[in-house]
Molecule: Group I catalytic intron
RNA sequence: CAGCAGACUUAAUUUAUUGAGUGCCCAUAGAGAAAUCUGUGGAGUAGAACUGCUCAAAUUCGGGGAAAGCUCUUAGCAAGCCAAUCCCGAGCCAAACCUUUUUUUUUAAAAGGAAGGUGUAGAGACUGGACGGGCAGCACCUAAAACAUUUAUAAUGUUAUGGUGAAGGGACAGUCCAGACCACAAACACUGCGAA
Repeated sequence: CAGCAGACUUAAUUUAUUGAGUGCCCAUAGAGAAAUCUGUGGAGUAGAACUGCUCAAAUUCGGGGAAAGCUCUUAGCAAGCCAAUCCCGAGCCAAACCUUUUUUUUUAAAAGGAAGGUGUAGAGACUGGACGGGCAGCACCUAAAACAUUUAUAAUGUUAUGGUGAAGGGACAGUCCAGACCACAAACACUGCGAA
């Protein structure tokens, strides 16, 4: 999660199956002093995955892939759809950070940069804030360098500037609008405009 059942997350669907994802365990390659991180493979599994403050802007144009599923068909190929999602080029962007310039009583603005975001909902509009960006704290792990001690070419201890604190936002919580039916478009799936 209305309740039961079930359940790590998520989507489809013939509701019982399938697609995609996360951590843990084992093996392996690379980076690293180590903790650990990244990739690949296996097999089972789901214990843990913190707190406060802050930001809410841009939301655009074009393009490359795609599982599962739907339709047609005697069947198959082919064809037509839809789509969980993986991205690229250009442009644009809040707060914080870095560089430069201007301005200044206090300060404020501009240009560029690094990350991250937008693009990427069900066509989409709006509000909020998080599982996102920023700052800080806390918990746990490691200790190269540094410092100290000693039984001294080593050992022990302190210490983070190093790590870990999962995935779910390709719309998350909501409010709208869309949708189902009818008609038209070759009109099956599906898509668009309209009407209601």